Predicted 3D model of RNase P RNA and transfer RNA as a complex of 461 nucleotides. Rfam match: Bacterial RNase P class A. The family's RNA type in Rfam is ribozyme. Gene Ontology terms of the family: ribonuclease P activity, tRNA processing and dimeric ribonuclease P complex. From the family's description: Ribonuclease P (RNase P) is a ubiquitous endoribonuclease, found in archaea, bacteria and eukarya as well as chloroplasts and mitochondria. The prediction has a mean pLDDT of 77.
[in-house]
RNA sequence: CUAGGCGGCUGGACGGCCGCUUCGGUCCUUGUCGGCCGGAGAGGAAAGUCCGGGCUCCACGGAAAGCACGGUGCCGGAUAACGUCCGGCGGGGGCGACCUCAGGGAAAGUGCCACAGAAAGCAAACCGCCGGCCUUCGGGCCGGUAAGGGUGAAAGGGUGCGGUAAGAGCGCACCGCGUCUCCGGCAACGGCGGCGGCAUGGUAAACCCCACCGGGAGCAAGACCAAAUAGGGACGGUUGUCCUUGCUUCAAGCAAGGCGAAAUGCGCUUCCGCAUCGCCGUCCGGGUCGGUCGCGCGAGGCGUCCGGUAACGGACGUCCCAGAUGAAUAGUCGCCCCUUGGGCUUCGGCCCAAGGACAGAACCCGGCUUAUAGACCGCCUAGCUUG
RNA sequence: GGCCGGGUGGCAGAGUGGCUAUGCAGAGGACUGCAAAUCCUCGGACGUCGGUUCGAUUCCGGCCUCGGCCUCCA
Numbered sequence: 001c002u003a004g005g006c007g008g009c010u011g012g013a014c015g016g017c018c019g020c021u022u023c024g025g026u027c028c029u030u031g032u033c034g035g036c037c038g039g040a041g042a043g044g045a046a047a048g049u050c051c052g053g054g055c056u057c058c059a060c061g062g063a064a065a066g067c068a069c070g071g072u073g074c075c076g077g078a079u080a081a082c083g084u085c086c087g088g089c090g091g092g093g094g095c096g097a098c099c100u101c102a103g104g105g106a107a108a109g110u111g112c113c114a115c116a117g118a119a120a121g122c123a124a125a126c127c128g129c130c131g132g133c134c135u136u137c138g139g140g141c142c143g144g145u146a147a148g149g150g151u152g153a154a155a156g157g158g159u160g161c162g163g164u165a166a167g168a169g170c171g172c173a174c175c176g177c178g179u180c181u182c183c184g185g186c187a188a189c190g191g192c193g194g195c196g197g198c199a200u201g202g203u204a205a206a207c208c209c210c211a212c213c214g215g216g217a218g219c220a221a222g223a224c225c226a227a228a229u230a231g232g233g234a235c236g237g238u239u240g241u242c243c244u245u246g247c248u249u250c251a252a253g254c255a256a257g258g259c260g261a262a263a264u265g266c267g268c269u270u271c272c273g274c275a276u277c278g279c280c281g282u283c284c285g286g287g288u289c290g291g292u293c294g295c296g297c298g299a300g301g302c303g304u305c306c307g308g309u310a311a312c313g314g315a316c317g318u319c320c321c322a323g324a325u326g327a328a329u330a331g332u333c334g335c336c337c338c339u340u341g342g343g344c345u346u347c348g349g350c351c352c353a354a355g356g357a358c359a360g361a362a363c364c365c366g367g368c369u370u371a372u373a374g375a376c377c378g379c380c381u382a383g384c385u386u387g
Numbered sequence: 388g389g390c391c392g393g394g395u396g397g398c399a400g401a402g403u404g405g406c407u408a409u410g411c412a413g414a415g416g417a418c419u420g421c422a423a424a425u426c427c428u429c430g431g432a433c434g435u436c437g438g439u440u441c442g443a444u445u446c447c448g449g450c451c452u453c454g455g456c457c458u459c460c461a
Stems, first nucleotide, its partner, number of pairs: 001383008010374001012336001014334004020041008028031001043358001047369002050367005055218004069214005074088005089103001090101004104209002109207002111203003126149002128145007157175006176198001177196004182191003222293004232284007240259001242258006263276005300319008337356008388457007397411003405441001413429005434450005
């Protein structure tokens, strides 16, 4: 210098004008409204809501265990917890830096493996190869074999030598696999050596087995204050010799209508009394509209030191940093910066125009995932060149 | 804000590891004097990106999109 790998940080700056939300102080006409002064005001993802937790209510109280369901899954560690992170192991990829893996169990059991193929799971023999017999010389029958061909994603270890009629772990060497001892490691696992002649195909993001984890719902959780109207409850009072019309000779009585609620039943009937309904008054409690809290000091940020390879933990110092509820954090102008395009140039630059990403709190926190124009920094690898 | 469910031709709708049915609609043909109806034939689909598997619409994960429910009391 070229090509790459990994990680981190930032994600426009300054000023003027005019607004918005909230907090504190103050003034007044004492409104939760206004004036003045001062402070604060989005993110690395605030997003998706995919995991984990705090918090709140409900359920269970033998705070346990089991069943069902769901999740996690190499080993060790970190953490409040996690499906996250760190370190290591093993498989795969890359010359390498490095990347990647849902990475337990398929010799507990069950299921499935389409098509093709002879055969797809307690193996089998289509073409071949070899031996024997027969032959019309094309081949046929019987037996051996699984090296070769063919099918398939997959055909019961691979390569080589020996061996054989041809072959075959039939024998041997190396590799793979299994198993045993020893050594290293906390472990996953790795290494040396011996033994076995291969038995044990794949699939568990199929059922399942093993180990571990999980009670349910979610701030529209939940708590409090509380209007009008309607409805609920308690107590007290109240229900006419009322008015009009009709029937009836009159009274009494009956029927219909009206006023301001004035009806029904029982005590045989009237009076009277009781109960219920209605009406009036006083009081009580619940919900709705509405309002307040939950709600911003927290597994908190920053710095230094210490422990640890690291994730992370500890000590000390320092800071207070949005809390709205149709929902504020904005708009505009000037100037600078960056990018793109055009023009001019005395090649130093100058002028004009456009653009500056993704996106936006809604109880909070730790992760993951996804979106993101551009700018900057650090470490490392390979190749080439120069000193 | 929180919690659930679903995406298969133009429309409706089955299928849940092995070529994605069926109906309506569309195109062509037959029948008819011409149409309708009927019959025959055809085209066209698993929202998207990865993973598991020999093989994915189906199983698993991410994303996109659509729909529904949620004051309180009982």